RNA sequence: GGGCGGGUAGCUCAGUUGGUUAGAGCGUUCGGGUCACAUCCGAAAGGUCACGGGUUCGAAUCCUGUUCCGCCCA
Numbered sequence: 001g002g003g004c005g006g007g008u009a010g011c012u013c014a015g016u017u018g019g020u021u022a023g024a025g026c027g028u029u030c031g032g033g034u035c036a037c038a039u040c041c042g043a044a045a046g047g048u049c050a051c052g053g054g055u056u057c058g059a060a061u062c063c064u065g066u067u068c069c070g071c072c073c074a
Base pairs, nucleotide, nucleotide: 001073002072003071004070005069006068007067010026011025012024013023019057028044029043030042031041032040050066051065052064053063054062
């Protein structure tokens, strides 16, 4: 330098070839529970969907540029 894959909650990830509210598990906080913990049950908080631009009535999803990580080729 070229090719491919990936970046979504604190962590690990899902998101069906664009559609009403962006989700799960773990973790955190609060409550229940217990003599007190743990397990367990309920609830809540937590997101510029890597960043910029474009297409569209509508973009995490499509197009384009940039950036970071991993693998392959040279």
Annotation
The RNA shown here (transfer RNA) has 74 nucleotides and comes from a Patescibacteria group bacterium. It matches the Rfam family "tRNA". Rfam classes the family as a transfer RNA. The prediction has a mean pLDDT of 81.